[in-house]
The RNA shown here (SAM riboswitch aptamer (S box leader)) has 115 nucleotides and comes from Candidatus Nomuraibacteriota.

């Protein structure tokens, strides 16, 4: 890297030091947000969240050892797409454009497992 499961609208740092110096929000395109008041990332170090594994338990549940996570819905969107409004045609209840749109999917992230 692969394979098959499960959860991703809840929660929790604009925490400190120290490096570095412009981009970051996975990835391509659009949008939004963010960043020199120094972001992402790297190192130490102190909070938190939260319950995948794990321990206790008969179970409810507790705990917090071992991952994880701590701006925004996995920041929104891209494909499919029930419905829904409009509008034009048609004249029997259709057809098309066109906004909008539950829902899914698809990639992505962890997680505990297989090979």
């Nucleotide at each position: 890297a692969a394979u098959a499961u499960a959860u991703c609208a809840a929660g929790a740092g604009u925490g400190g030091c120290g490096a570095c110096g412009a981009g970051a929000g996975a990835a391509u395109u659009g949008g939004c947000u963010u960043g020199a008041c120094g972001a992402c990332u790297c190192g130490c170090u102190c909070a938190g969240c939260a319950a995948c594994c794990u321990u206790c338990a008969a179970a409810c549940g507790a705990a917090a050892g071992g991952u994880g996570c701590u701006a925004a819905a996995u920041c929104c969107a891209a494909c499919c797409a029930a419905g829904u409004g409009u509008u034009g045609c048609a004249u029997a209840g259709g057809c098309a454009a066109u906004a909008u749109g539950a829902g899914g999917a698809a990639a992505g992230a962890u997680a505990a497992g297989u090979a």
Lineage of the source: Bacteria > Bacteria candidate phyla.